Model confidence (mean pLDDT): 82 of 100. Small-subunit ribosomal RNA from a metagenome, 1429 nucleotides, folded computationally. The sequence is in RNAcentral, with records from SILVA.
RNA sequence: GGGUCAGUGGCGGACGGGAGCGUAAUACAUGGGUAACGUACCCUGGGCAUGGGGAUAACCACGGGCCGAAAGGUCCUUUGCGAAAGUGUGGCUAAUACCCAACGAAAUCGGCGGGUCGCAUGGCCUGCCGAUCAAAAGGUGGCGCAAGCUAUCGGCCUUGGAUCGGCUCAUGUCCUAUCAGGUAGUUGGUGAGGUAACGGCCCACCAAGCCUGUGACGGGUAGCGGGGCUGAGAGGUUGACCCGCCUCAUCGGGACUGAGACACUGCCCGGACACCUACGGGUGGCUGCAGCAACGAAUAUUUGGCAAUGGGCGAAAGCCUGACCAAGCGACGCCGCGUGCGGGAUGAAGUCCUUCGGGAUGUAAACCGCUGUCAGGGUUAAUCAAGCGACCCGGUAACGACGGGAAGUUGAGAUAUCCCAGAGGAAGCCACGGCUAACUCCGUGCCAGCAGCCGCGGUAAGACGGAGGUGGCAAGCGUUACUCGGAUUUACUGGGCUUAGAGCGGGUGCAGGCGGCUGGGCAAGUCCGGAGUGAAAGCCCCCGGCUCAACCGGGGAAUUGCUUUGGAUACUGCCUGGCUUGAGGCAAGCAGGGGCCAGUGGAACGUUUGGUGUAGCGGUGAAAUGCGUAGAUAACAAACGGAACGCCGGUGGUGAAGACGGCUGGCUGGGCUUGACCUGACGCUCAGACCCGAAAGCGCGGGGAGCGAACCGGAUUAGAUACCCGGGUAGUCCACGCCCUAAACGAUGCGCACUAGGUUCGGGCGCCUCUGACGGUGUCCGGGCCGCUGUGAAAACAUUAAGUGCGCCGCCUGGGGAGUACGGCCGCAAGGCUAAAACUCAAAGGAAUUGACGGGGGCUCACACAAGCGGUGGAGCAUGUGGAUUAAUUCGAAUCAACGCGAAGAACCUUACCUGGGUUUGACAUGCACGGAUGCGGCCCGUGAAAGCGGAUCCCGUUGCCCUUCGGGGUGAAACGUGCACAGGUGCUGCAUGGCUGUCGUCAGCUCGUGCGGUGACGUGUUGGGUUAAGUCCUAUAACGAGCGAAACCCCUGUCGCUAGUUGCCAGCGGGUCAUGCCGGGCACUCUAGCGAGACUGCCGGCGUCAAGCCGGAGGAAGGCGGGGACGACGUCAAGUCAUCAUGGCCUUUAUGUCCAGGGCGUCACACGUGCUACAAUGGCUGCUACAAAGCGACGCAAAACCGCGAGGUCGAGCAAAUCGCACAAAAGCAGCCUCAGUUCGGAUUGUAGUCUGCAACCCGACUGCAUGAAGCUGGAAUCGCUAGUAAUCGCGCAUCAGCCAUGACGCGGUGAAUGUGUUCCUGAGCCUUGUACACACCGCCCGUCAAGUCAUGGAAGCCGGGAGCACCCGAAGUCCCGUUAGCUAACCCGCAAGGGAUGCGCGGGCCGACGGUGAGCCUGGUGACUGG
Repeated sequence: GGGUCAGUGGCGGACGGGAGCGUAAUACAUGGGUAACGUACCCUGGGCAUGGGGAUAACCACGGGCCGAAAGGUCCUUUGCGAAAGUGUGGCUAAUACCCAACGAAAUCGGCGGGUCGCAUGGCCUGCCGAUCAAAAGGUGGCGCAAGCUAUCGGCCUUGGAUCGGCUCAUGUCCUAUCAGGUAGUUGGUGAGGUAACGGCCCACCAAGCCUGUGACGGGUAGCGGGGCUGAGAGGUUGACCCGCCUCAUCGGGACUGAGACACUGCCCGGACACCUACGGGUGGCUGCAGCAACGAAUAUUUGGCAAUGGGCGAAAGCCUGACCAAGCGACGCCGCGUGCGGGAUGAAGUCCUUCGGGAUGUAAACCGCUGUCAGGGUUAAUCAAGCGACCCGGUAACGACGGGAAGUUGAGAUAUCCCAGAGGAAGCCACGGCUAACUCCGUGCCAGCAGCCGCGGUAAGACGGAGGUGGCAAGCGUUACUCGGAUUUACUGGGCUUAGAGCGGGUGCAGGCGGCUGGGCAAGUCCGGAGUGAAAGCCCCCGGCUCAACCGGGGAAUUGCUUUGGAUACUGCCUGGCUUGAGGCAAGCAGGGGCCAGUGGAACGUUUGGUGUAGCGGUGAAAUGCGUAGAUAACAAACGGAACGCCGGUGGUGAAGACGGCUGGCUGGGCUUGACCUGACGCUCAGACCCGAAAGCGCGGGGAGCGAACCGGAUUAGAUACCCGGGUAGUCCACGCCCUAAACGAUGCGCACUAGGUUCGGGCGCCUCUGACGGUGUCCGGGCCGCUGUGAAAACAUUAAGUGCGCCGCCUGGGGAGUACGGCCGCAAGGCUAAAACUCAAAGGAAUUGACGGGGGCUCACACAAGCGGUGGAGCAUGUGGAUUAAUUCGAAUCAACGCGAAGAACCUUACCUGGGUUUGACAUGCACGGAUGCGGCCCGUGAAAGCGGAUCCCGUUGCCCUUCGGGGUGAAACGUGCACAGGUGCUGCAUGGCUGUCGUCAGCUCGUGCGGUGACGUGUUGGGUUAAGUCCUAUAACGAGCGAAACCCCUGUCGCUAGUUGCCAGCGGGUCAUGCCGGGCACUCUAGCGAGACUGCCGGCGUCAAGCCGGAGGAAGGCGGGGACGACGUCAAGUCAUCAUGGCCUUUAUGUCCAGGGCGUCACACGUGCUACAAUGGCUGCUACAAAGCGACGCAAAACCGCGAGGUCGAGCAAAUCGCACAAAAGCAGCCUCAGUUCGGAUUGUAGUCUGCAACCCGACUGCAUGAAGCUGGAAUCGCUAGUAAUCGCGCAUCAGCCAUGACGCGGUGAAUGUGUUCCUGAGCCUUGUACACACCGCCCGUCAAGUCAUGGAAGCCGGGAGCACCCGAAGUCCCGUUAGCUAACCCGCAAGGGAUGCGCGGGCCGACGGUGAGCCUGGUGACUGG
């Protein structure tokens, strides 16, 4: 000399960084005040720095044993004590550390003055006196021997500034009144203390104040602002990042130091927690940066650097700095860029769809040409550097500061530019039913799933899942959470309250809000201007910098606010004056069930008494209970009792509302009119408050006739705790006191003003007619109706507003939960007032519209009922169905409108079912390929039940075209075989369909165009008055027309005419026969079948609107649509049919196809429907005798004849049919028998013998003869058909069909009634109207209980927590105070000293005091057997 470590001293650790616990005001924001204050470092002005003193860190020593008097020596592995943290004693020393003294400008305080200013106290400037208070002669450098000089950095006092703070005032700042009273240092005063400073900040004493509905106090929640998000704005919501302020630093308390703290990484104490411990005791505080754990759906690196910016210290170099600058991780956000660009069609392939033609993906790809961002590789280095700085110049006496220059030097991290290469490495997510932009296929089958709302999914899903395609956005896209918007859905801007949610039941009225005309003043509100402030950032505008942008820089605007100042004065306000119209008063009249009290009256009723009187009364839909021979009811007389007041009486009056009704008297409130005399805005409304307040109910005492909850009987009923009847207690009545509700309604608060009318009633006052009644007219008040503008969602309101305005109050904000729970207040109770939430729903509601419906109404129809005739339901049988059965009993039809239905023909077939046997390009269609004349029919063989399979024979017949020598050759169509495409399905879906059909219903309806009305749905037309079978017609008419239906047109039938005259007919003429239109002939008649006529309310009378039409009559075959048929509007029933047919989709394909045999569809303990035949005498049987129509017939009808008892058979004339046949019609008529009986009724069943059809009658045909001879003697509840040639009754025919289970179906004729002239009821229908909570429409909708399960919530003996206080106990640290001659104490004082004093420490005590403890309550949460809705 350098370095390092420790120490003393100084400055800084109060900044920076983090977080939001607490805090609703000790906070924040904005604007003020401080005359009541502070401020280290920094700047500025002035001044000072003299003389001493004593300590203390650092540093050194320290133990024990032995020897020694001591010094000391020696030993113990080292050592004051302690495990550690830490710490003791003695000794030594320095300072810009500490102390004393001096000077004393200034400062502060006190006293006395002067000037000036201010909002009070008072401030500022200045003069004099007194008191008090300071420092480092220091550090470094230069010169000098030194003294000293000098530069610089410091030190002290002080002025001013700057900065940062303290305190204070005004205004603003969330929810809750189910928090309404709070407060004892509380409010103020006096004095003392304390602080930088005011103050009850603290203390003593005194006074009794202070805050509160403009929300005190309490509870809950919360850091505040600049700002952010959103919104057109006003607002709503929010307080991450950045900035300002506050608060906090493990929890609580406390002070110390300091300029500043009650101090994040300082101290002390207490608590909790963690760690260490030798158990004695210690240590710790990431809400700093990283990082870890835990929690959680979730949130990063234990990175680099002080290079920059900033901070601290330093003279400086420099040191420190997880502030900061950078990097890392995360698509978390914003911004920019890329993943290529151009060309490229025969529109490749793949995939998807398809109507199989095609379409889509799609210029997309391939392919050709080009470009070169980013990533990759390489090159170059600029910039972030400002700084430091040897040295040089100026500057200075010199150095330095300062200014200029300058070699050198400082980078954690990041990157421009250029080159290379090459389309290369780089696209996803969501959606596609509507909202909402984007569609198909497949799968699935109320499953799986979707879903923001509405809602999708139950076999054709654009909604689920996949795929193709499409739409949207794009390095992102979706989802979730949250906020604002849409939402005028809390409405200040900008809503409502008759019926949707909403007017307090009504009044009086304080506070509050609002307030007439006209002067003056003030200037608070209001308006204009100036000044200050409204931090920065952000937002907006302009300019600029990064290649753009994001981002950043500069400027401006804005910051709508607050403060201050000058002005304006119309309006509001305040003060003051005037006015009369608002309001009130006064006078004279008027009406009234207005209120209260007292008295009084008649009717009715009940009871009692008396007499009369006798068997009932009473009551109901009908009855019964009940009353009555102990004399009721009825009627008479008398007495008593309570309640209510008939007529008048009203669409009427009064009252604030509730409410008020016989009459009289008393007391009393309000209103109206007229007059215009008085006051002079005295007014309106009204939170709270107070009063009134129907009925029921409650308390006490009366009263009690009638009525009458509860209750008891009687009925009704399935029941009837009801409706009806007989009784009957509270109550109803009075007095007094409570209750305080209501559909307390005009569902409409009060007041004032304005805005067409008409009409009527009540109460006044005028005017007119000479007067009056009366009438007219005008006006005021009140009660109604109608109605315009307007309003209203509409209905409606409409001078009595729900119109137009103003003022004030109350109330509403989806439904349920719930006017409930809890709390509070009131009440005797019942209960009332105030009044939630959990949970749950996707609605709840209003008005109107169209339908449908009604045990609503009106009008009108129909065999709908009634009147009548005959049936069904009972019997037997037939047939269909259900059920049962079965291998199968194929399938469908299901109230009417399935059930003799599909069936107009199930023994096989049919046939779809079952069993068994076959078959697989198929029983059937089309196409292609190949084969060879193979083929087909007949015959034959094997097998078989058949189908079929296999074979044989070329024996017979047969097949196109071309050529032909007729022998044949070629070809290949048809056919056949093989194979491929495909066929096939009576398998499913009639709820995917077409077509067809049933039904309402032959009912009279259903619609449209234009116009008109309505916001609209929709209405009108189509309704009304008549009329009709009819929406038929007439008439009226904001409708005028039109269409589909009705009617008519068509067919049959009834009369006549014409034409025609065979197969029909036969009057006249002729012929003939036993007889017959049999023949000639005729066409008149009947008839046939074609064309016409006829009937139209045309005529007459009456009724009617001069109409439509109706009634009666004439004529007529027929009369008011003559009778019958065909014909069926818009639509309804997801009616019926996938099995008639057709058809989408699905399923099947050696079978769910197809062929065959047999069986089944025919089963039978039952049940139902539809029929037949009967039960008999209006009948049965036998015999005899008549009279139809419509049909059918050649695969047929079949005569006559013969046979058979008969079914039928044999033979077969005739007939393709007005010719022949079926074919005798039957009932009827005549005659006879039967005589009321299970029969001479009835015919089932069974036996037997037959006939016929058919391949075949066992299952399973019909018919015949004989025999058998069942049930049944008119059918319960219930139910069907029919109004005239109808019902009833009688037979005949025909389709299908070999035959027939046909008694069915469809037709035909014969005989041939009864009843009704009404619409109450049952059923159905039409029109108008009404109600509706129905609209898959009354077979609708919907309510309550109970059971089980589940959820949320109230109560509950209690049990367990949390919070804020109160009282008392304990009392740490610590400040303050007191004590301490007895402990310790360098500086100062006294003293030579010893020592003493002072001071400080310590110790003791006191007040306060955190934590802790005890006690009684308060608030709040959880839980709780059980329990409530």